Overview
The RNA shown here (transfer RNA) has 76 nucleotides and comes from Candidatus Nomurabacteria bacterium RIFCSPHIGHO2_01_FULL_42_15. The RNAcentral record of the sequence draws on ENA. Its Rfam family is "tRNA". Rfam classes the family as a transfer RNA. Gene Ontology term of the family: triplet codon-amino acid adaptor activity. The organism belongs to Candidatus Nomuraibacteriota, within Bacteria. The same sequence occurs in records of 2 taxa.

RNA sequence: GCCGAGGUAGCUCAGUUGGUAGAGCGCUCCCCUGAAGAGGGAUAGGUCACCAGUUCGAUUCUGGUCCUCGGCACAA
Numbered sequence: 001g002c003c004g005a006g007g008u009a010g011c012u013c014a015g016u017u018g019g020u021a022g023a024g025c026g027c028u029c030c031c032c033u034g035a036a037g038a039g040g041g042a043u044a045g046g047u048c049a050c051c052a053g054u055u056c057g058a059u060u061c062u063g064g065u066c067c068u069c070g071g072c073a074c075a076a
Stems, first nucleotide, its partner, number of pairs: 001072007010025004019056001028042004049065005
């Protein structure tokens, strides 16, 4: 340099022929306990990497940028 995959809640990951985002674990609170753990219940938590375009409407489509991983190539 080229090609491919990926970037979504604190962490691990879903999601979508474009209609406004979820699970598990974790945090907080409550029940239970002498207390804790386990168990049960409830709540909060998101600019869907960033910028622009298309559209009535973009996490989803298009272009560009950044970052991570893998493969290939080149040079010393």